[in-house]
This record gives sequence, structure tokens and C1' cells, in this order.
RNA sequence: CUUCUGGAGAAGCCCGGAAAACCCGGGGGCCGAAGGUGCAAACACGCAGCGCGUGGAAUCUCUCAGGCAAAAGGACGGAAG
Repeated sequence: CUUCUGGAGAAGCCCGGAAAACCCGGGGGCCGAAGGUGCAAACACGCAGCGCGUGGAAUCUCUCAGGCAAAAGGACGGAAG
């Protein structure tokens, strides 16, 4: 990397448009496990040097994106190649 497989959270919210969902326009409420943002120590480098600066992780953080029935997606895990 490929195939199979396990895999959470949160309103099938309200109003209008033509219809339950999807779509469009509004309204506030929520979720974090695609992706993305931000940050620690160790450590590394630099400097006018005991301080300063840069780099520095995540399932943490922010919710930009995405999502809130099912489906799809899904971090992470298992099996095989």
C1' cells in the first nucleotide's frame, strides 16, 4: 500500500419554498474518530547568553471543514497478501 473485517459521538430539529429525505433560503442547538488549527517537556539549532528565539505530539485543543435516522464516511484495531 491492497483486500476482507470490527469501529463511536451528536436534532429523521423548527419555519418557508413544491414533496418525508435530498436541494434552496433562514433560525438557533449539538458532535469529534476523514482532513485541518493551536500548544508542552525532553531534545536540536541559533543568539548580543543562564536568558531569549525557532523547530517540537496526540484520541488533548479549536470546531475552519465535515457530521447529528439509515446509507455513505470514519481515527484506530484484527486477518491475509